This is a predicted structure of a 1517-nucleotide RNA (small-subunit ribosomal RNA) from a lake water metagenome. The coordinates come from a structure-prediction model, not an experiment, and the mean pLDDT is 84. Rfam family: Bacterial small subunit ribosomal RNA. The RNAcentral record of the sequence draws on SILVA.

[in-house]
RNA sequence: AGAGUUUGAUCCUGGCUCAGAACGAACGCUGGCGGCGUGCCUAACACAUGCAAGUCGUACGAGAAAGUUCUUCGGAAUGAGUACAGUGGCGCACGGGUGAGUAACACGUAGGUGACCUGCCCUCUAGCGGGGGAUAACUCGGAGAAAUUCGAGCUAAUACCGCAUAAUAUUGUCGAGAGUGAAAACAGACAAUGAAAGAAUGCCUCUAUUUAUAAGCAUUUACUGGAGGAAGGGCCUGCGGCGCAUUAGCUAGUUGGUGGGGUAAAGGCCUACCAAGGCUUCGAUGCGUAGCCGGAUUGAGAGAUUGAUCGGCCACACUGGGACUGAGACACGGCCCAGACUCCUACGGGAGGCAGCAGUGGGGAAUAUUGCGCAAUGGCGGAAACCCUGACGCAGCAACGCCGCGUGAGUGAGGAAGGUCUUCGGAUUGUAAAGCUCUGUCAGGUUGGAAAAAUGGUAGAUGGUCUAAUAGGCCGUUUAUUUGAUGGUACAACCAAAGGAAGCACCGGCUAACUUCGUGCCAGCAGCCGCGGUAAUACGAAGGGUGCAAGCGUUGUUCGGAUUUACUGGGCGUAAAGCGCGCGCAGGCGGAUAAAAAAGUCAGGUGUGAAAUCUCGGGGCUCAACCCCGAAACUGCGCCUGAAACUCUUUGUCUAGAAUCUUGGAGGGGGUAGGGGAAUUUCUCAUGUAGGGGUAAAAUCCGUAGAGAUGAGAAGGAACACCGGUGGCGAAAGCGCCUACCUGGACAAGAAUUGACGCUGAGGCGCGAAAGCGUGGGGAGCAAACAGGAUUAGAUACCCUGGUAGUCCACGCCGUAAACGAUGAGUACUAGAUAUAGCGGAAUUUGACUUUCGCUGUGUCGCAGCUAACGCGUUAAGUACUCCGCCUGGGAAGUACGGUCGCAAGACUAAAACUCAAAGGAAUUGACGGGGGCCCGCACAAGCGGUGGAUUAUGUGGUUUAAUUCGAAGCAACGCGCAGAACCUUACCUAGGUUUGAAAUCCGGUGAAUUUGGAUGAAAGUCCGAAGUGCCUUUCGAGGAACACCGAGACAGGUGCUGCAUGGCUGUCGUCAGCUCGUGUCGUGAGAUGUUGGGUUAAGUCUCGCAACGAGCGCAACCCCUAUUUUUAGUUGCCAGCAUUAAGUUGGGCACUCUAAAGAGACUGCCUGGGUUAACCAGGAGGAAGGUGGGGAUGACGUCAAGUCCUCAUGGCCCUUAUACCUAGGGCUACACACGUAAUACAAUGGUCGGUACAAAGUGAAGCCAACCCGCGAGGGGGAGCAAAUCGCAAAAAACCGAUCUCAGUUCGGAUUGGAGUCUGCAACUCGACUCCAUGAAGUUGGAAUCGCUAGUAAUCGCGGAUCAGCACGCCGCGGUGAAUACGUUCCCGGGCCUUGUACACACCGCCCGUCACACCAUGGGAGUUAUUUUUACCUGAAGUCGUGACCCUAACCGCAAGGGAGGGAGCGCCUACGGUCGAAGUGAUGACUGGGGUGAAGUCGUAACAAGGUAGCCGU
Repeated sequence: AGAGUUUGAUCCUGGCUCAGAACGAACGCUGGCGGCGUGCCUAACACAUGCAAGUCGUACGAGAAAGUUCUUCGGAAUGAGUACAGUGGCGCACGGGUGAGUAACACGUAGGUGACCUGCCCUCUAGCGGGGGAUAACUCGGAGAAAUUCGAGCUAAUACCGCAUAAUAUUGUCGAGAGUGAAAACAGACAAUGAAAGAAUGCCUCUAUUUAUAAGCAUUUACUGGAGGAAGGGCCUGCGGCGCAUUAGCUAGUUGGUGGGGUAAAGGCCUACCAAGGCUUCGAUGCGUAGCCGGAUUGAGAGAUUGAUCGGCCACACUGGGACUGAGACACGGCCCAGACUCCUACGGGAGGCAGCAGUGGGGAAUAUUGCGCAAUGGCGGAAACCCUGACGCAGCAACGCCGCGUGAGUGAGGAAGGUCUUCGGAUUGUAAAGCUCUGUCAGGUUGGAAAAAUGGUAGAUGGUCUAAUAGGCCGUUUAUUUGAUGGUACAACCAAAGGAAGCACCGGCUAACUUCGUGCCAGCAGCCGCGGUAAUACGAAGGGUGCAAGCGUUGUUCGGAUUUACUGGGCGUAAAGCGCGCGCAGGCGGAUAAAAAAGUCAGGUGUGAAAUCUCGGGGCUCAACCCCGAAACUGCGCCUGAAACUCUUUGUCUAGAAUCUUGGAGGGGGUAGGGGAAUUUCUCAUGUAGGGGUAAAAUCCGUAGAGAUGAGAAGGAACACCGGUGGCGAAAGCGCCUACCUGGACAAGAAUUGACGCUGAGGCGCGAAAGCGUGGGGAGCAAACAGGAUUAGAUACCCUGGUAGUCCACGCCGUAAACGAUGAGUACUAGAUAUAGCGGAAUUUGACUUUCGCUGUGUCGCAGCUAACGCGUUAAGUACUCCGCCUGGGAAGUACGGUCGCAAGACUAAAACUCAAAGGAAUUGACGGGGGCCCGCACAAGCGGUGGAUUAUGUGGUUUAAUUCGAAGCAACGCGCAGAACCUUACCUAGGUUUGAAAUCCGGUGAAUUUGGAUGAAAGUCCGAAGUGCCUUUCGAGGAACACCGAGACAGGUGCUGCAUGGCUGUCGUCAGCUCGUGUCGUGAGAUGUUGGGUUAAGUCUCGCAACGAGCGCAACCCCUAUUUUUAGUUGCCAGCAUUAAGUUGGGCACUCUAAAGAGACUGCCUGGGUUAACCAGGAGGAAGGUGGGGAUGACGUCAAGUCCUCAUGGCCCUUAUACCUAGGGCUACACACGUAAUACAAUGGUCGGUACAAAGUGAAGCCAACCCGCGAGGGGGAGCAAAUCGCAAAAAACCGAUCUCAGUUCGGAUUGGAGUCUGCAACUCGACUCCAUGAAGUUGGAAUCGCUAGUAAUCGCGGAUCAGCACGCCGCGGUGAAUACGUUCCCGGGCCUUGUACACACCGCCCGUCACACCAUGGGAGUUAUUUUUACCUGAAGUCGUGACCCUAACCGCAAGGGAGGGAGCGCCUACGGUCGAAGUGAUGACUGGGGUGAAGUCGUAACAAGGUAGCCGU
């Protein structure tokens, strides 16, 4: 510090996810030791049991027993003034726990208290005199189960109560000098009020009894008044720290005053009266949530989150209320009352409160021992010893966290064995192990063994002080002795031994780490992207590796990354985001200059900012964690002093902002009234006759009852052609005939006035298209709804004919639009060019025109700059400032609920659950378009001939079958693989057989090979025989090569599967003109440029231009055939002339034809014209041929997971007495049908018969086969010639000549069938071809639709070949005869280039929307039901304070007494908790039914959107 993920790729926006750190954690697997920490986050749920607060006899009275000893046996002493209990004092308000409540002066921080309190402690000061009456304990009696309690009697005090005395105490009055302050009080005088308690120890100087005690004296301590201190607290205030406005108004003790009460104390804290205030958009009130802080975690920081342990504060103590006591409480282990719960009970009544420490149940994913000790530290009481102390110190449990240590070290290559992989060679595990040499931490055993302890006590010595005192006390010094829970722990030494001690996660990318097997969209994985459908580095296992390590992973949470809430540090034209527009209150911001002040600001000083924590330095535990010391820091707040630039404030001045004024012109700016013509429609009249209207075409419709058309007239409503213009005006919506009136704003020029009066603007107010609503008018045209006609599969649409609301007017609502420049308003600055509207200036001029300059507006282009890009660019989206509004992933959703507005429709405000990993912007390359432009092609058109109808052949589908083997499937499957299925082929079926196999390699044995007989069988095969002996070497035994047979196992074999694992080959786009690269340049980039553009071409062919310059694969050419010709060569070819013959038959010849080798020839070379002087095009000449002459071969990058595993090759899988192999027979030839491709026809351009001509290219030895003979013929016989320019196949046919037929189902047509034959072959039944005789079907030119062909082509005619025993209407070739037409590119199809749109990229066979149906999920409404919270009003009114208290009671005081009085009580009153009643509001759960929403490989219906998406789309209504 970043990374993954939207796309075919790119840049951006934007979310999701990951890597880091942390934890009071939990879970899974694993687990050796120690140190230091930490440990109910949930039920503030309920609690058994034990313990957690007592102590003091030096305040007081009373006062045992057991035991022991003695005894006169009665008892006594001791225990012991001990224990238990009581009165009294102090403590129990600390310490410990918890976080329910609390949004508050609760907390933090800084202050105030002139409005206060303070026990114990310290200092100072003054005192401590003299009396009185009770009461518990105890005794007696009583009630009760108990808890407890009643009556009578006795008694003490440091308990209680008067009296005396006293002040700088308290209260009142008088009084007045200085100073402080906003405000009083303070000096002094007088008056009144107003206190106490003793105890312990010692002594005898004084006094009294005189033994020694008491008064006394002394000391210590306690007690009382006062003044201070320390420490603690109460109260008040400024500032600070949560969410919701779908909570906007709240408040009657409320705000203030006066009097009174109350408190330690100010105060509506309380009360009576008076006034009507107080709080609030700077967020009151309400609701929700929450203890706050020091700090902790994270982060670079700013921040965000958090508030366990430790520390400070607060609150609470079963729930609610209340007071008492006290210095302090409204009191965790106190009291009273009410409530819930639990327990005891004799049913009458009682008892209790673990959120103290342990512990139990329960809840929960989850959190420990009913331990030891007061030795230390601290606390309470006490004079002290001492006692108490679950505070605390320790131990136990838990890898819960942090830190440390160990599980060994060195050496060791035959690179062992085993495992795994393997290309079978090896590689790896791996120096790892074993082996050898060492060490001894930890654990184990034995022995030793701390520090934490100092006080205090006791005993002794001694100094000082008080005193009459050598008593005694107090303050010290010193010696000895005594005290350890932890714990025989830490630590140390010794003993033995490598021995007892390693796991977990991961290995597709992010992210370090790879192979094999298994599985086969299954099982499973997954943080995101995503893996798995037979070759998975992603699942499971193994081997190996990587990371961390006594831990490792997972889950959860927080921060980070996330600049993804942006203060630091973001945005708003198109990605989410500018309110539709204006006016304007509050608020925010604000021109120049001078002065003052000092609020902000800045500087210095000072106080505070607790400790701990963090940081730095140092130190202590062996180190570290941990602990200790010191420093720094704590960025904050207060106070004092100072500065005065800037901001604020105050005062004065100014004119550049703003406004007012004068003059002027422009304008569809607004409102009202009046007027005008054109056109539509309707009506009337007239002319006039059969149509009109409408559409792609029609129909509905109108019209003979006279339409439409034409002419004249009338009525009525709405809108204003031309001008008219990215021209004008307005804030926007919007505004367009003319005139008048009323009226707003802007602009130009000018100079006078005011003197910052300004900008923006949350709320608020106003305006606001269309549609819509209400009331009343109006209604020509147009026109939702509606009706009809078309279209269509349907057509609730598009088209047509009608047509109502509405559109218009008046008044009132609505308040929304893609209300858009998708761009808030204002100010300033930052190159220009050009056009235009308004006004003005200058020059020329009389003026106009023209040119030029300035301001204001409206446009276009463009520099810098900005932008993701597109683009913006003085009218900014540039550079800055001010103010407002808005955004934070997509969907759910601008929806629900709530609220406000509205007559309604609805508008405004505005979520969540759930769900996805994207949604999106701009640009790029393709592809596509029922987009455009240019161009090409038998693509259309123009023609010729076909197919589709018939019959047959052939292939396919389907059906059938034991099998009808398999493949091919739009073009680009279907006379295709098959250039030829009777057996074979053959892969299929049935049946019979074989199992190392029909063929291959290796091994053993036998035999040469080979030839051949018999039996059986359908054959394969099985069984039994016979003959026969070769070649090489030889040691003469034998061995070897080849071949045959037998045997065993390795293995063979497979037309079995996968063409979606592959190679090769092939088809297709397409013989279309394209496809790319290097360097350079442009772009952030994908990419572009080049390759586009102007011309041209068959062509990316060439040329010109150009940020491109070159190059490659394609095109063309080079190759073959053909058309002309030359040379060479003439046999088997040819024959002009000579001879010859039946015949080029022969002689002769090689001129010609021809053959076959090498050449020539054609290149836009020449001319004219066009064209850019080019490329090139048109025409012409010459030429056999003219513009690639004709034809062939040749197929770029790629596309279709195109075809082929059945040509061949091949990975993987499968079969192995069978999916292999052999054989016979059958099948591939089936047949209701459907399709493709052909053949033959339907006839006279013809059929039949007879006659006569002319080819090319092939082929021939298991062959072609002549002559001749036979047969009607197929053919048979025969045998010459020929391995071929020599012989044969071989007759060419159409054509031509002649004859006949005469338009018919025919002398057309030949299917089908019967009979008789021929040939091939082992064999023609299933199932061959051909011949003859006979038979003589359909068919009379073929619907929709569709195919081929542009010249030696189509059409037509025959010939040959491959395959092949035989079988050709198919295929591949050959020649003969030989046309028609092409205006042209609008349309159909295919293709190329450019451009455009795109929501497509599996690329239009794309994408995608909505209803319905099904399943699941969350959610709204809902008659209600239910729970809970809060609350107005009212009723009731416990305990209790306060008030009252005429009734009752009464020890202390007064009084001689009676009695009085203080005091107490009952009763009553105010307030009030729980409770109750009628209601209200909020929140949650649930609810028949219902609404939409979301999600879900293959459901239904349509086709809305994306291309002009086939009616452009979208927004509002």